Large-subunit ribosomal RNA, domain V from a Patescibacteria group bacterium, 563 nucleotides, folded computationally. It matches the Rfam family "Bacterial large subunit ribosomal RNA". RNAcentral holds the full RNA, with entries from ENA. The organism belongs to Bacteria candidate phyla, within Bacteria.

[in-house]
Context: one part of a larger RNA
Parts: sequence; structure tokens; C1' cells
RNA sequence: CGCGCAGUCAGACGAAAAGACCCCGUGAAGCUUUACUAUAACUUGAUAUUGGGUCGCUGUUUUGUAUGUUCAGAAUAGGUGGGAGCCUUCGGGCGACAGUGAGAUACCACUCUUACACUAUAGCGAUUCUCAUUCCUGACCGUGAAUCCGGUUGGGGAGACAGUAUCUGGUGGGUAGUUUAACUGGGGCGGUUGCCUCCUAAAAGGUAACGGAGGCGUUCACUAAGGUCGGCUAGGUACGGAUGGAAAUCGUACCGAUUCCGCAAUGGGAUAAGCCGGCUUGACUGCGAGACCAACAAGUCGAGCAGACGCGAAAGCGGGACAUAGUGAUCCGACCGUACGAUAUCGGACGGCGGAAGCUCAACGGAUAAAAGCUACUCCGGGGAUAACAGGCUGAUCGCGCCCAAGCGUCCACAGCGACGGCGCGGUUUGGCACCUCGAUGUCGGCUCAUCGCAUCCUGGGACUGAAGAAGGCCCCAAGGGUUUGGCUGUUCGCCAAUUAAAGCGGUACGCGAGCUGGGUUCAGAACGUCGUGAGACAGUUCGGUCUCCUGUCUACUGUGCG
Repeated sequence: CGCGCAGUCAGACGAAAAGACCCCGUGAAGCUUUACUAUAACUUGAUAUUGGGUCGCUGUUUUGUAUGUUCAGAAUAGGUGGGAGCCUUCGGGCGACAGUGAGAUACCACUCUUACACUAUAGCGAUUCUCAUUCCUGACCGUGAAUCCGGUUGGGGAGACAGUAUCUGGUGGGUAGUUUAACUGGGGCGGUUGCCUCCUAAAAGGUAACGGAGGCGUUCACUAAGGUCGGCUAGGUACGGAUGGAAAUCGUACCGAUUCCGCAAUGGGAUAAGCCGGCUUGACUGCGAGACCAACAAGUCGAGCAGACGCGAAAGCGGGACAUAGUGAUCCGACCGUACGAUAUCGGACGGCGGAAGCUCAACGGAUAAAAGCUACUCCGGGGAUAACAGGCUGAUCGCGCCCAAGCGUCCACAGCGACGGCGCGGUUUGGCACCUCGAUGUCGGCUCAUCGCAUCCUGGGACUGAAGAAGGCCCCAAGGGUUUGGCUGUUCGCCAAUUAAAGCGGUACGCGAGCUGGGUUCAGAACGUCGUGAGACAGUUCGGUCUCCUGUCUACUGUGCG
């Protein structure tokens, strides 16, 4: 070295189970509730089943009676029409006439307001009756045992209520169907989501991040912050000047846009876009060549033409505002207009067309008019596109070392220390990143068995010492060997006790579960505290809780045999 046999389980990210943790899916299910929407059930009212009487109230109606006051006028004139007569006890009375007045009376007719009585009818309230309906009960029958049920026939009670049906208001996790956003250096919590300005942005445009800073969801209408015509120039500094001061207003000189432009920022503005005054409404109607921007949809600029206007002597200017934010698609219904469907005719319900309004649809290209949670009882599909373990990269943090030397050390920076700072090394901490692994890389501690590093705890050798000796301190060399037993705790760690020459620090998937354990953590049960309306939840606690492969293929290692 090759081939066997017997072993050990370190590796084959061994086998097993398309990870149960975590995230994702416009996946599922169970559960909860003051999520949404329905609904059983309960309840309200109406109508039907459902009938009679009495009283009261209210409305309508029939008939009758009454009712009506400005002033003037005999006087309490409801209105209108007819009307010269009417009634009579034959005495006469009323009216006409006259008069007053807006309106004239007797008599006849119709009618209005208000009130009362009556008739009819409807509704409401109360009460009563019995015949529907219903409850209790006796007898007989249903070839029958039955206290049940039904039929027949009696008695008693309730009673047009109840019950039932339809419609309807309320209540309604009792039940059901669903919803419960995304971004995100894993997810949750927090924050954000549309629009404007600047930087990032690499001198065209454009350009990301949970990069750095700010704003907007408007305002202005007849004394305008719009149009036009005319005019004007802020602000600061110095000096001077009554009250007067740092700043009011006045003068001179100088600087030159720092002022101001409703509001953020940027760009722009003196020919002013800034400030003041006159006249005004173009903050127009119908269009629009051509461009910018841009995936689309949107957004932006716009000369010019026609109409009717404003200002200006005119040339001209004017389709809001110095510009860039001040916003919302489609559907839906309503509004204004049009007169198109409307052509048998008269009408025109509804629709069309043009216009403008109604959304913090703010998750702002807006899924619906209408929606929150829990799951450790959970499930499915996926992901190492994404977290927890381990590894990797990094090394802020951490450990160790070095440089400088202010200072401490009686004196003396450096025996021993060493501020403020600086530079490395290591890869044991806490992290950052998310690169292999989610069709599985088992996770703390203990046991067993170890092996390596040296930044050495002991034992060995040395320099310095603030080393007299002894005992120490600090540094250098050194990894051969060694490095305890108990109490408490699941503990690693730590504290305590007793020893020891010493009771080292680390790496090895925080070595080692196909070697053991299973106390902790981390399923299902249960409880406490706390939180939550609740289902439930808690790096809070507490009791309990299946650790598979008796059989090892290969590598590795041990023992042994043969060649």
C1' cells in the first nucleotide's frame, strides 16, 4: 500500500417529513367584537281572518234654525239676481218714493262666514254583547290498553282581543357571507402615500434612497392684489434739524437693488413684474396655425381670424393675477340651456346634446354606496427573493498592543501609572450586511471524549524595580506537563465554603444529541399579574408535556488477519 474481519460514530451540510418558526399570497379555515352587510328570533304599527250595541271626540255630508255692529243713514246694511208691490183681524203695517251711503231695505230665489241641533258615513278612544276564534272540563264513540289525538253532544272561561298571514319601523355575533392597503435594509411598532420649490443631479433634459431642507389643499371683485393710460423709485450709511428717542417726518452727500412683488423656495423684474392716480371689466363668446412635455390619460405655451367691448391722441395693449403649488378620472343622480328622438295630429314622460355644480374618493390613476380584529387549535401554496441558530464579509462596539507625554509618583514624565489625542492587530462580545442552506444545517446548559492557539494561571529561564532579605510589581522567553472538591441556581456566568504549585483565557457549527441527558427555551392543557370590550396577548411568572434510525453503504479512525 491492497483485500478482509471486529469495532467507534467525526464527516458524507447522513436518512426520514416539498420547515410547524419567519415572511409572502388582493390563499383557506376557526373564533371575537361597539368592523360592514344581511338574517333567525323578539318586538311596533297597518290590512285580512273580523261580527253586533252604547257613549264621547274629530272630519265630510243632508235638513233646519241662528249668525254678520267703521262713518253717515230710523239702524247690527254678509253677498248677488228678480222686484213695485207684499201682508192684513180692513184699523193699518212694511216697501217703493224721498234721504244717507261705496253698497238700500218689503217680498221671492240662490249663496258665503261662523255656531248649534238632526240625518248618513268614515276614523279614533272607552265600554259592552256573542256568533267567528280560542282555553279548561264531563259523557259517549273511534269493535281501543291509553291520562294522547279526533268525532258527536253538554258545562264553564276568554273574546273580536289573542293566534296566524302579508307589508312595515326597531332590536338583533343567535346565525351567515365578507372586508380588515402598500412602501419597508425580515416583519411588527413608528413614519410615509397627491401637488410645488431647492440641493443630492456628475455645467442640456431626465435621474434613486425610511437622503438633506421647506411649503400647498388658497387669496384678490368696483377705493381690486384684474385691464389700460399717465406718473413715480425703493432700501441702507454718514452728517444736519423743535417736541423726536435705535426706528416717524425734513434736508444734503454717498453706496447701488441689499427694498418690494398676498404666501414657501428658486428663477425673474428699473423699459420695471415694485409704488401712486384716472377711466374701466378682456377674470369675454366662437375658434385656433404651430409647438413644449409626455407610455397612456393628463398637463403647458400660443400668433392669428370672426363677433361684441375697455383703456389710450395714437401706435397699440387686454381671452385674469411676475412665473412655477392652491388639486380629483369615470360612473351616478340633480340643476340651467337646447327643442334633436317628436314624421298621422295635440301633448311630452324619458333620453340625447351643450354648460356649470355635488367626492380630505388625502392609501390623492380614485377596487364597493357600504367593512375591524385574534389564532399557541390551526391549514395550504411558496421563499434562503426574507428574519431567528450556525457559517461568511465587515470590525462601529469589544479584547489586546503600540506612538505622543500633560500630569501622578516627596524630588524624578516613563519602578509603577498615564489625561487629551493618534496608529494598529485579533475575530471570543453586542451589532451591521442578508451571501450558501426554509423539497429542514436540531437550539442553551450538563455528561462523555477531546484537540488546537498563546494574549502563560502553575511549574522553568531572564531584564528592570520606588529589588536589603523574604514576599512582590512590571516586562521578555517559554505551550513539555498540569490546571480541585462542594453549597445555590436549568444555568453558561457568578456568589459562597474548603483546598491547591495553580484552580489560565480563547478557537474547534458559542467542539461534541445518526454519543447520552432534556433542567431551560419553543406546540397543544391549566393558572396568576398586566394589557385588551372581546377572541386573545406578554425576551412576565407558574405546574405539566412522545428526543426516531436494536441492523452503519462510503470516508475517517482503532484493533487484528492475509498478501